[in-house]
This record gives sequence, structure tokens and C1' cells, in this order.
RNA sequence: GGGCGCAUAGCUCAGUUGGUUAGAGCGCUUGCUUGACAUGCAAGAGGUCAGAGGUUCAACUCCUCUUGUGCCCA
Repeated sequence: GGGCGCAUAGCUCAGUUGGUUAGAGCGCUUGCUUGACAUGCAAGAGGUCAGAGGUUCAACUCCUCUUGUGCCCA
């Protein structure tokens, strides 16, 4: 330099051809249970869906560029 992926909650990840509330597990907080812990149960907080622009009535999803990162080729 060329090619192909990935970027969604604190962590690991889902999100089926664009469709109206963005989710799961673990973790965190509160409450119940206990003499106290652990376990268990219930509830809750937490997200600029990497950034910008475009297409569309509507974008995490499609297109372009940028950034970061991984792999392959040279």
C1' cells in the first nucleotide's frame, strides 16, 4: 500500500430481508429472606448503538467518509 471483518450497558454478547418500547447473562444498587453471610426471590439504575454525512415516511440495521482494532496479501 491492497483486501476482508469487528465497534451495541461496567464485562461478554444478541438484535432474522429497515417498522415504531434497544435486550440477555454476569456485575452494580435497593428491598425480602438470615443472628450475620452465602444462596434464593422481587424491583431498579446504567446506552450519543465508535464519529460525521447521505438515502427513506421511518436507520443499530442500507450507502459514503473518518477513527480505533483484528486477520490475510504484498